The prediction has a mean pLDDT of 86.
Small-subunit ribosomal RNA, central domain from an uncultured bacterium, 346 nucleotides, folded computationally.
Its Rfam family is "Bacterial small subunit ribosomal RNA".
[in-house]
Context: one part of a larger RNA
């Protein structure tokens, strides 16, 4: 490399947007760039395919056609792709009406819960564990009750529930604010898909400057356990957990499953709209679960939310370790990332 492949064996980029580039609905027309047919000329010779022939024969050589799949030019041909112009309404969008939703970002407020002050009330333990100690406590704790104050976080309702591209998102409420469904067929008339680069977004953890610190808690400390215990149990606690800007850019960023479109038995449960109706059935479209045919799969399992059957595009993978290392670029304060190898081994 061709080809096979990427749920678990190696492999789907964390995630959107979006450049160039790839592909891309119907319907006339024109046009000839691809594409197709003739013609013409070019494609040296050797060589090579064949037919003869010539050395006793082969090898070797002689002759003739042939192949040279390709370029160029001409001259046609118009189904297909392009490419110009008209045009359509079913892809797309847009407008109308109307729906649910922890969607996002600011601010406002609630009550339970911890801890602490501070009074009251009460006495000897309290905690804590397999068992205990360390801790706390007569300077009166644990518990109790009353006020007060901090921070975080938001029980129950909650559900294979909903909502977002992804990460994520949950007291309650105002403001801006961003999508989705559904109905309808007025609008524009392929606007479309995909997406190398490139941009924006991205959890927790870390990183920088300033608040804040109730709770919990890496490191640290004591106590146990142990043979030893640099743990796991326990008593403390200190970055951080929380805010606010700014930077990091990474995860089993998981459905281990790229997006987009079409097509393919059925049942069930649910969500949100419609239309329907004997008024709670019944259809429908969107989603979100559970069986399952057919198919596919090594099998587990999948199965109209496919892993089936097709297309287009894009990212990846090519035995195991070396090794996601070194080296170099590039990006960071930094920590690291990103990109990415060989030797050498088996």
């Nucleotide at each position: 490399u061709u080809g096979g492949g990427u749920u678990u064996a190696a492999a789907g980029g964390g995630u959107g947007c979006g450049u160039a580039g790839g592909c891309g609905g119907g319907a006339u027309a024109u046009u000839a760039a691809g594409u197709c047919a003739g013609u013409g000329g070019u494609g040296a010779a050797a060589g090579u395919u064949u037919g003869c022939c010539g050395c006793u024969c082969a090898a070797c050589g002689g002759u003739a056609a042939a192949a040279u799949u390709g370029c160029c030019a001409u001259u046609g041909a118009a189904a297909c792709u392009g490419a110009u112009a008209u045009u359509c309404u079913u892809g797309a969008g847009u407008g109308c009406g109307u729906u649910a939703a922890a969607g996002g970002u600011a601010g406002g407020c609630g009550g339970a819960a911890u801890g602490u002050g501070u009074a009251g009330u009460g006495u000897a333990g309290c905690g804590g564990u397999g068992a205990a100690a360390u801790g706390c406590u007569u300077a009166g704790a644990u518990a109790u009750u009353a006020c007060a104050c901090a921070g975080a976080a938001c029980a129950c309702c909650g559900a294979u529930u909903g909502c977002g591209a992804a990460g994520g998102c949950a007291g309650c409420u105002u403001a801006c604010u961003g999508g989705u469904g559904c109905g309808u067929a007025a609008c524009u008339g392929a606007c479309g898909c995909u997406g190398a680069g490139g941009c924006a977004c991205g959890a927790a953890a870390g990183c920088g400057u300033g608040g804040g610190u109730a709770u919990c808690a890496a490191a640290c400390a004591g106590g146990a356990u142990u043979a030893g215990a640099u743990a796991c149990c326990c008593u403390g606690g200190u970055a951080g957990u929380c805010c606010a800007c700014g930077c990091a850019g990474u995860a089993a960023a998981c459905g281990a499953u790229g997006a987009a479109u079409a097509c393919u038995a059925a049942c069930u449960g649910u969500u949100g709209g419609c239309a329907u109706u004997u008024c709670u059935u019944u259809g429908u479209c969107a989603g979100c679960g559970g069986u399952a045919c057919a198919g596919c799969g090594a099998a587990a399992g999948u199965g109209u939310u496919a892993a089936g059957u097709a297309u287009u595009c894009c990212a990846c993978c090519u035995g195991g370790g070396g090794a996601g290392u070194a080296c170099g670029c590039c990006g960071g304060c930094a920590a690291c990332g990103g990109u990415g190898a060989a030797a050498c081994u088996c």